[in-house]
Context: one part of a larger RNA
RNA sequence: GAUUGAACGCUAGCGGAAUGCUUUACACAUGCAAGUCGAACGGCAGCACAGAUUUCGGUCUGGUGGCGAGUGGCGAACGGGUGAGUAAUAUAUCGGAACGUGCCCAGUAAAGGGGGAUAACUACGCGAAAGCGUAGCUAAUACCGCAUACGCCCUGAGGGGGAAAGCGGGGGAUCUUAGGACCUCGCGUUAUUGGAGCGGCCGAUAUCGGAUUAGCUAGUUGGUAAGGUAAUGGCUUACCAAGGCUACGAUCCGUAGCUGGUCUGAGAGGACGACCAGCCACACUGGGACUGAGACACGGCCCAGACUCCUACGGGAGGCAGCAGUGGGGAAUUUUGGACAAUGGGGGAAACCCUGAUCCAGCCAUUCCGCGUGUGUGAUGAAGGCCUUAGGGUUGUAAAGCACUUUUGGCAGGAAAGAAAAAAUAUUAGCUAAUAUCUAAUAUUAAUGACGGUACCUGCAGAAUAAGCACCGGCUAACUACGUGCCAGCAGCCGCGGUAAUACGUAGGGUGCAAGCGUUAAUC
Numbered sequence: 001g002a003u004u005g006a007a008c009g010c011u012a013g014c015g016g017a018a019u020g021c022u023u024u025a026c027a028c029a030u031g032c033a034a035g036u037c038g039a040a041c042g043g044c045a046g047c048a049c050a051g052a053u054u055u056c057g058g059u060c061u062g063g064u065g066g067c068g069a070g071u072g073g074c075g076a077a078c079g080g081g082u083g084a085g086u087a088a089u090a091u092a093u094c095g096g097a098a099c100g101u102g103c104c105c106a107g108u109a110a111a112g113g114g115g116g117a118u119a120a121c122u123a124c125g126c127g128a129a130a131g132c133g134u135a136g137c138u139a140a141u142a143c144c145g146c147a148u149a150c151g152c153c154c155u156g157a158g159g160g161g162g163a164a165a166g167c168g169g170g171g172g173a174u175c176u177u178a179g180g181a182c183c184u185c186g187c188g189u190u191a192u193u194g195g196a197g198c199g200g201c202c203g204a205u206a207u208c209g210g211a212u213u214a215g216c217u218a219g220u221u222g223g224u225a226a227g228g229u230a231a232u233g234g235c236u237u238a239c240c241a242a243g244g245c246u247a248c249g250a251u252c253c254g255u256a257g258c259u260g261g262u263c264u265g266a267g268a269g270g271a272c273g274a275c276c277a278g279c280c281a282c283a284c285u286g287g288g289a290c291u292g293a294g295a296c297a298c299g300g301c302c303c304a305g306a307c308u309c310c311u312a313c314g315g316g317a318g319g320c321a322g323c324a325g326u327g328g329g330g331a332a333u334u335u336u337g338g339a340c341a342a343u344g345g346g347g348g349a350a351a352c353c354c355u356g357a358u359c360c361a362g363c364c365a366u367u368c369c370g371c372g373u374g375u376g377u378g379a380u381g382a383a384g385g386c387c388u389u390a391g392g393g394u395u396g397u398a399a400a401g402c403a404c405u406u407u408u409g410g411c412a413g414g415a416a417a418g419a420a421a422a423a424a425u426a427u428u429a430g431c432u433a434a435u436a437u438c439u440a441a442u443a444u445u446a447a448u449g450a451c452g453g454u455a456c457c458u459g460c461a462g463a464a465u466a467a468g469c470a471c472c473g474g475c476u477a478a479c480u481a482c483g484u485g486c487c488a489g490c491a492g493c494c495g496c497g498g499u500a501a502u503a504c505g506u507a508g509g510g511u512g513c514a515a516g517c518g519u520u521a522a523u524c
Base pairs, nucleotide, nucleotide: 001524002523003522004521006520007519008518009517010516013371014370015369016368017367018366020363021329026327027326028325030324031323032322035074036073037072040071041070043067044066047065048064049063050061051060052059053058081282082281083280090207091206092205093204094203095202096201099199100198101197104195105194106193107192108191109190110189112146114144115143121136122135123134124133125132126131152161153160154159166187167186168185169184170183171182174181175180208254209253210252215245216244217243220242221241222240223239224238225237226236227235257279258278259277260276261272262271263270264269284305285304286303287302288301307318308317309316310315335361337360338359339358343357344355345354346353347352374404375403376402377401384395385394386393387392410460411459412458413457414456418451423445424444425443426442427441428440429439430438468513469512470511471510472509473494474493475492479508480507481506482505483504489496490495
């Protein structure tokens, strides 16, 4: 000199953009952060409508809109947080072969015929609660067989094994038990092939310090066989061999998430890894598996432990390193806010619902950037202050005065973009037996904004609402007076102060930065 996720002191007008527990991976009150689908299903608690009935209190009917709870599907493995662990089961870069893959895209083939349950519900019972049991009823895209089976799997090549589910919209002819069959479209389902994206695995090279750590290793190193896995492999087991690593630093100890990058520097380097992005790891501590395409799963399960809470003492409940917020720790770090309007995600055919992701607002000079605190004129160089050689000098065109302007702030008025999808109607094209339906394109219509009456623009009055902080011995820009008298004090280094202190304190003056200025800490 540059820099910071800074803190402290004094001070403080406005706007834009950004950042904001670096310490206890300490403990957490409260609310919210993952749901959705009735176009899978049986139903119908509550609300509304309709109908029936009525002794006017009401009652009945899932009949309709819709839907609590339940079965079922998808999601919950994403998104969000944190950096404890990890010095290589990680990361970065470059390669590789023995793999998996829900949703998505493209292709091929198929969806035939049956069965038995069970929750909800009803009845009864147990329990303080959490919750649970017995009996009975019922449905499915839940579950299980049979059939069929190719390009799928196994094979001793003869053969053997293996699937499925329906739902919704529309309809001309034909049939009908008047429900539909049938046709067609959309979504879904089964098997399989290929792809995309994603993921698992292996190798090479690189990645902090310590030798006052020199030897380490028995599933250890390799082989055979078997098991296991989606897959390779001591991954696991049995047997066999005795190997494997190491001074190019093994092992051990300490420290640490890694990278793109950030800061500094002419560079080479050095230091760092907040915010943003990629990867990894973790989710009260330790262990385990279940489900699933995917987890050994932050807001799932089981066991053990510590802690907290409830209890009728028999037993139960919990996990903010999600967003806010509280206590604690600390020099130190924000609101128990608004909205799904946009972007994105989950579910759904869609409408839509959910979304503390996100978008916004709030707080803080924490940082960066911009603007303002007036402009011109004004010499009797006023008064006052300070100094003085007592003449004067300086503050100083500074003020006052006169003439203007109105950024900002205040008040008033106008006023965006962020919104196009979706929806409805129409036309055309595709599908089709079809001018239904559905899909796509185009046109038209009327809507949809948290921020927010915000940005921005206009008008009104009025210099009105707006300057501090540090320093002035040298380094280092800027000097005098008084007070003090090795005292009080200053200080980054040299040093200053013991009666004329430009170095302490105050004042006047000056210098430098400026809504900031200094100090401390830290890096180069």
The prediction has a mean pLDDT of 85. Predicted 3D model of a 524-nucleotide part of an RNA (small-subunit ribosomal RNA, 5' domain) from Candidatus Kinetoplastidibacterium kentomonadis. NCBI's taxonomy places the organism under Bacteria, Pseudomonadati, Pseudomonadota, Betaproteobacteria, Candidatus Kinetoplastidibacterium.